The part of an RNA shown here (large-subunit ribosomal RNA, domain III) has 391 nucleotides and comes from Chryseolinea sp. It matches the Rfam family "Bacterial large subunit ribosomal RNA".
Context: one part of a larger RNA
RNA sequence: GAGUAGCGACAAGGAGGGCGAGAAUCCCUCCCACCGUAAAGCUAAGGGUUCCUGGGCCAGGUGAAUCCUCCCAGGGUAAGUCGGAUCCUAAGGCGAGGCCGAAAGGCGUAGUCGAUGGACAUCAGGUUAAUAUUCCUGAACUUGGUAUUUAUCGUUUGACUGAAGGAGUGACGGAGAAAGGUAGCACAUCCACAGACUGGUUGUUGUGGUGUAAGGUCGUAGGUGGGGUCGGUAGGCAAAUCCGCUGGCCCAUUCAACACUGAGAACUGAUGCCGAGGCGCAAGCCGAAGUGAGUGACCCUAAGCUUCCAAGAAAAGCUUCGUAGGGAGAUAAGUAUUAAUCCGUACCGUAAACCGACACAGGUAGAUGAGGCGAAAAGCCUAAGGUGAAU
Numbered sequence: 001g002a003g004u005a006g007c008g009a010c011a012a013g014g015a016g017g018g019c020g021a022g023a024a025u026c027c028c029u030c031c032c033a034c035c036g037u038a039a040a041g042c043u044a045a046g047g048g049u050u051c052c053u054g055g056g057c058c059a060g061g062u063g064a065a066u067c068c069u070c071c072c073a074g075g076g077u078a079a080g081u082c083g084g085a086u087c088c089u090a091a092g093g094c095g096a097g098g099c100c101g102a103a104a105g106g107c108g109u110a111g112u113c114g115a116u117g118g119a120c121a122u123c124a125g126g127u128u129a130a131u132a133u134u135c136c137u138g139a140a141c142u143u144g145g146u147a148u149u150u151a152u153c154g155u156u157u158g159a160c161u162g163a164a165g166g167a168g169u170g171a172c173g174g175a176g177a178a179a180g181g182u183a184g185c186a187c188a189u190c191c192a193c194a195g196a197c198u199g200g201u202u203g204u205u206g207u208g209g210u211g212u213a214a215g216g217u218c219g220u221a222g223g224u225g226g227g228g229u230c231g232g233u234a235g236g237c238a239a240a241u242c243c244g245c246u247g248g249c250c251c252a253u254u255c256a257a258c259a260c261u262g263a264g265a266a267c268u269g270a271u272g273c274c275g276a277g278g279c280g281c282a283a284g285c286c287g288a289a290g291u292g293a294g295u296g297a298c299c300c301u302a303a304g305c306u307u308c309c310a311a312g313a314a315a316a317g318c319u320u321c322g323u324a325g326g327g328a329g330a331u332a333a334g335u336a337u338u339a340a341u342c343c344g345u346a347c348c349g350u351a352a353a354c355c356g357a358c359a360c361a362g363g364u365a366g367a368u369g370a371g372g373c374g375a376a377a378a379g380c381c382u383a384a385g386g387u388g389a390a391u
Stems, first nucleotide, its partner, number of pairs: 013031006032388004040368001042366001046348002050346001051075006060068002080141002082344004087118002092113003098107003122139005142340012160326002165321005173308004179301003184295002187292002190209005211273002215268003222261004226251008235243002274290001277286003309312001354363002370382004
């Protein structure tokens, strides 16, 4: 320079009370204002204790502070089913042998890793200051072990098992259309409560509620395939009763039958839980109605259907076949009982906690995302919920 610029989006604050040495700022109440495909709630990455409680105010906080994401102390993250590992593979990495290379090393077969994909069993309610599909209550499911019951098959005329094996499935593109449903929504019905304000209203009034999962039973709308049986067989690196190829016969041939698949509904789960409200100082206790028709998804049926050309992962798993070998009990269903390892789980997460040197007008993947007007997730106003940004 200069007590100057500035104090970081023009969403906005006001009043009363409280704590306190001290209050524009902290806490409580009321009013006002702002967001509302978000400035709400969930979650991935990333961060790592920032979470909760008690205490504190030297520093940090663009001023103050009794406050804090700051300082001190204590507490907090509970899983067979959520996510990951004990399963699988993609791009890509590494790579026994091998090839190449002065050395270091490069490439690469068999393999072995590697999710952003495949496979795989849990829901509802309650509870804490702080965790919950993890604890508790209730109701389930999965994979093994053991015991037992029933049925079937079998013990050398071999049930069953059986791999790094065979076959099928897994298994996939773009676009489009229609249908059947569900979530959601608003209305009515039903239930509870209210009686004031007012131009007016005990009525065609006002306010609030009208909920409920996985699992189990059933197998519907829809979708796909003609089905069954008896033979043959140079293929599937060996075998095969499996697959493929091929022949005969029988049934059927269209709203077919049969088989497989398949939303939803219904019943159950539930004589439960929840529930507006009422009672109670509190802990807590009691607890009504819980129905109908409409609308309606980008969700489900659907890995479906139609159509197009550029022709759209793999492996495990699952089903089936049976070789070598094993083999005297085995398989299936039911019941009972038992077991189920390790890691993550707090909190922020369109942000003051991540990336930007900052409590920075920037950036940050996914799913949910109500009402009125509307084609709409636009725009405006609102609900739930959250904020009023620290001069």